[in-house]
């Protein structure tokens, strides 16, 4: 870095450092910030992807439930902040708008390479 699978309307702070722009990229929206956002460190917290634990799966494997939360990560504004592709049900004379569903894209975890 690529590919596959899962999964994303829920959850989680304080303090120093920095010093201006963040919110994935692009575009419209809209929020957040000198009452210090964003990052970046320590503490502390959140959750359960992998690992170690149980049971079930003919024995192992794939799976599948549960417990826990030691170690690998990861995460602690706002639904992935919202919309932008495309179907599907309505609502308007019309421009448009409300509801669902999928599909890309991103984000994380494990595997392969």
């Nucleotide at each position: 870095g690529a590919u596959u699978u899962a999964u994303a309307a829920a959850g989680a702070a304080g303090c120093g450092g920095u010093g201006a722009g963040a919110g994935a990229u692009c575009a419209g929206g809209c929020u957040c910030u000198g009452c210090g956002a964003c990052c970046c460190g320590c503490u502390g917290g959140c959750a359960a992807c992998c690992u170690a634990c149980u049971g079930g799966g003919a024995g192992a494997u794939a799976c599948u439930a549960g417990a826990a939360a030691a170690g690998g990560u990861g995460c602690c504004a706002a639904a992935u902040c919202c919309u932008g592709u495309u179907c599907c049900c309505g609502a308007g004379u019309g421009a448009u708008u409300g509801g669902g569903g999928a599909a890309a894209a991103u984000a994380u975890a494990a595997a392969u390479u």